Predicted 3D model of a 402-nucleotide RNA (Bacterial RNase P class A) from a Rhodospirillaceae bacterium.
The coordinates come from a structure-prediction model, not an experiment, and the mean pLDDT is 76.
The sequence was found by an Rfam model in a public genome assembly.
NCBI's taxonomy places the organism under Bacteria, Pseudomonadati, Pseudomonadota, Rhodospirillales, Rhodospirillaceae.
Rfam family: Bacterial RNase P class A. Rfam links the family to the GO terms dimeric ribonuclease P complex, ribonuclease P activity and tRNA processing. It is annotated as a ribozyme.

RNA sequence: CCAGACGGUCGGAUGGCCGCCUUCGGCGCGGCGCCGCCGCGUCGGGGGAGGAAAGUCCGGGCUCCACGGAAACACGGUGCCGGGUAACGCCCGGCGGGGGCGACUCCAGGGAAAGUGCCACAGAAAGCAAACCGCCGGUUUUGGGCUUCGGCCCGUGCCGGCAAGGGUGAAAGGGUGCGGUAAGAGCGCACCGCGUUCCCGGCAACGGGGACGGCACGGUAAACCCCACCGGGAGCAAGACCAAGUAGGGACGGCAGGCCGGAGUUUUUCCGGCAAGCGGGUUUUCGCGCCGCCGUCCGGGUAGGUCGCACGAGGCGUCCGGCAACGGACGUCCCAGAUGAAUGGCCAUCCUCCGCUCCAGAUGGGCGGAGACAGAACCCGGCUUACAGGCCGUCUGGUAUU
Numbered sequence: 001c002c003a004g005a006c007g008g009u010c011g012g013a014u015g016g017c018c019g020c021c022u023u024c025g026g027c028g029c030g031g032c033g034c035c036g037c038c039g040c041g042u043c044g045g046g047g048g049a050g051g052a053a054a055g056u057c058c059g060g061g062c063u064c065c066a067c068g069g070a071a072a073c074a075c076g077g078u079g080c081c082g083g084g085u086a087a088c089g090c091c092c093g094g095c096g097g098g099g100g101c102g103a104c105u106c107c108a109g110g111g112a113a114a115g116u117g118c119c120a121c122a123g124a125a126a127g128c129a130a131a132c133c134g135c136c137g138g139u140u141u142u143g144g145g146c147u148u149c150g151g152c153c154c155g156u157g158c159c160g161g162c163a164a165g166g167g168u169g170a171a172a173g174g175g176u177g178c179g180g181u182a183a184g185a186g187c188g189c190a191c192c193g194c195g196u197u198c199c200c201g202g203c204a205a206c207g208g209g210g211a212c213g214g215c216a217c218g219g220u221a222a223a224c225c226c227c228a229c230c231g232g233g234a235g236c237a238a239g240a241c242c243a244a245g246u247a248g249g250g251a252c253g254g255c256a257g258g259c260c261g262g263a264g265u266u267u268u269u270c271c272g273g274c275a276a277g278c279g280g281g282u283u284u285u286c287g288c289g290c291c292g293c294c295g296u297c298c299g300g301g302u303a304g305g306u307c308g309c310a311c312g313a314g315g316c317g318u319c320c321g322g323c324a325a326c327g328g329a330c331g332u333c334c335c336a337g338a339u340g341a342a343u344g345g346c347c348a349u350c351c352u353c354c355g356c357u358c359c360a361g362a363u364g365g366g367c368g369g370a371g372a373c374a375g376a377a378c379c380c381g382g383c384u385u386a387c388a389g390g391c392c393g394u395c396u397g398g399u400a401u402u
Stems, first nucleotide, its partner, number of pairs: 001398010012350007020048013050373001054384002057382005062235004067287007075231005080094005095109001096107004110226002115224002117220003132166002134162006141155001143154004174192006193215001194213008239307004249298007258274006277290003314333008351371008
């Protein structure tokens, strides 16, 4: 200097004029349920969109629901090991596998000896095998050639042996090499792989080593499935209060309407208990609650106001522990709360980048253009997606010089 990997950060600045929202305080006015609250005006102080506010994909806090405990099943989710966290499908560290020269990066990463399914086409053959092209041996020969007349070579038909070589395919019954054989084959041997077993290291996933065995029970589970773990429902349009107003509305269908006791009464009523039924997946059981339960259709009122609504699993700084995620201690700060939805408009100067041009040249001058993705609406922890341009740090590879 060039190329790359990972992480962090900014993403316009300043001034002037006018205009917004919110909060606190002062003053004045008005109202009221009267010493407090609400509204209006004015003055002053503080604050006012994001790293993703987006997607609504996860996890929760919070609110409501008469449901709650235990177990099983269904449905859904996660899937190596250890740790972090309120929790997670997230994050950190490690293990195994793939990619890359490397820094690094990716993995829907448990189980194929529980079972079922599938492996198209091509190919001889894709689950118990198999021979298309071939290799070797024997034999035949109406064939041809050579001959030192022992025989040899080519071709054809048949029989036997082979799965080493070639082809097909994502994958072909372990791989490479040597020996052996008529030719071959774990047939034998060495190494690798695989199986059984023992030892060592590690919390573990797993790694390393030794012995024995020639040795296959192929692949596929983001196919069904098996195993382990997790899981009430609805959601701020939740919910609470105030004000106002209507219709405690009407119709239909189905199930249940049982037993015991007491009182009154004189043929039905009331009270209590049990049973039945219902209680946001189903079933069983225990407890609790309700007193009928389930379904369909028609119709009416409220579209008002206040709260919820900003002090938080909060931000920042320093130190300690830890490889790290993160945790702890101390200090410091309060940093939006709108409700058809506030932070905007104009002017000027500067900044950054791109292009052209002047100049010997430029980091200088001039001209023109551009300044990304994109707006909170209960909040937080994540993941995913979008992003013009700029800056910083660490590491990897290459080149040149010293």